[in-house]
């Protein structure tokens, strides 16, 4: 400096995001979806169907590489 559970509003199908409040932490916990993993599954497809299964164009940078900035020394 940053801000995690968690609490209010808000977007959003959901994962999640976004302001407040709040501080577990974290020398990059500042940026970036490129690589691998993980999280949804509107939607699409299949299916033994009133439901289950698969799928990312969604999303996770506080999961892990990497890329790039940058503060003490």
């Nucleotide at each position: 400096g940053c801000a995690a559970a968690c609490c209010c509003a808000u977007c959003g199908a959901a994962a999640g995001g976004u302001g407040g409040g709040g501080a577990c932490g974290c020398a990059a916990a500042g940026c970036c979806a490129c690589g691998g993993g993980g999280c949804u599954a509107c939607g699409g497809a299949g299916c033994a169907u009133c439901g289950c299964u698969c799928u990312a164009c969604g999303c996770c940078a506080g999961c892990c590489g990497g890329g790039u900035u940058g503060c003490c020394g």

This is a predicted structure of a 73-nucleotide RNA (c-di-GMP-I riboswitch aptamer) from a soil metagenome. Rfam family: c-di-GMP-I riboswitch aptamer. From the family's description: GEMM was predicted in a large-scale screen for bacterial structured RNA regulatory elements. RNAcentral holds the sequence, with entries from MGnify. Of the family's consensus pairs, 95% are formed in the model. The coordinates come from a structure-prediction model, not an experiment, and the mean pLDDT is 90.